[in-house]
RNA sequence: GCGUCCGUAGCUCAGCGGCAGAGCGCCCGUCUCCAAAGCGGGUGCGCGAGGGUUCGAGUCCCUCCGGGCGUG
Numbered sequence: 001g002c003g004u005c006c007g008u009a010g011c012u013c014a015g016c017g018g019c020a021g022a023g024c025g026c027c028c029g030u031c032u033c034c035a036a037a038g039c040g041g042g043u044g045c046g047c048g049a050g051g052g053u054u055c056g057a058g059u060c061c062c063u064c065c066g067g068g069c070g071u072g
Base pairs, nucleotide, nucleotide: 001071002070003069004068005067006066007065010024011023012022013021018055025043026042027041028040029039030038048064049063050062051061052060
């Protein structure tokens, strides 16, 4: 350089063009001599950037940025 995949919450990941979610984490309580574990409750200004298509875009198209893999 070329090909291909990925970028969504603090982390790991879901997400038919019509609501953005889960697990973990975090906070409070309970339990305990204390703590952990367990149990109950609570907590999320997150879709890499810019354009395009569409009534409507995390999702489709283009460019760019960052990363993985393959290849010369």

The RNA shown here (transfer RNA) has 72 nucleotides and comes from Mycolicibacterium fortuitum. Its Rfam family is "tRNA". About the family: Transfer RNA (tRNA) molecules are approximately 80 nucleotides in length. The source organism's lineage runs through Bacteria, Bacillati, Actinomycetota, Mycobacteriales and Mycobacterium (subgen. Mycolicibacterium). The coordinates come from a structure-prediction model, not an experiment, and the mean pLDDT is 82.